[in-house]
RNA sequence: GGCCCCGUCGUCUAACGGCUAGGACACGGCCCUUUCAAGGCUGGAAAACGAGUUCGAAUCUCGUCGGGGUCA
Numbered sequence: 001g002g003c004c005c006c007g008u009c010g011u012c013u014a015a016c017g018g019c020u021a022g023g024a025c026a027c028g029g030c031c032c033u034u035u036c037a038a039g040g041c042u043g044g045a046a047a048a049c050g051a052g053u054u055c056g057a058a059u060c061u062c063g064u065c066g067g068g069g070u071c072a
Stems, first nucleotide, its partner, number of pairs: 001071007010025004018055001027043005048064005
């Protein structure tokens, strides 16, 4: 350098082009307990960036950036 795959809460992960982007762990608060752990309830937190298609994009297309693989 060519080609292929990937990029979603702190981490892991889900979601026919259409409801407030869901879940687990972690974190904060409350309950329980003499206390801790466990358990229960609850809260905050995310679409890499730009453009296009579309009535509507996390999802489709193009480019950029980043990561991985492969070929030379």
Predicted 3D model of a 72-nucleotide RNA (transfer RNA) from Candidatus Woesebacteria bacterium RBG_16_42_24. NCBI's taxonomy places the organism under Bacteria, Bacteria candidate phyla, Candidatus Woeseibacteriota. Model confidence (mean pLDDT): 80 of 100. Its Rfam family is "tRNA". The family's RNA type in Rfam is transfer RNA. From the family's description: Transfer RNA (tRNA) molecules are approximately 80 nucleotides in length.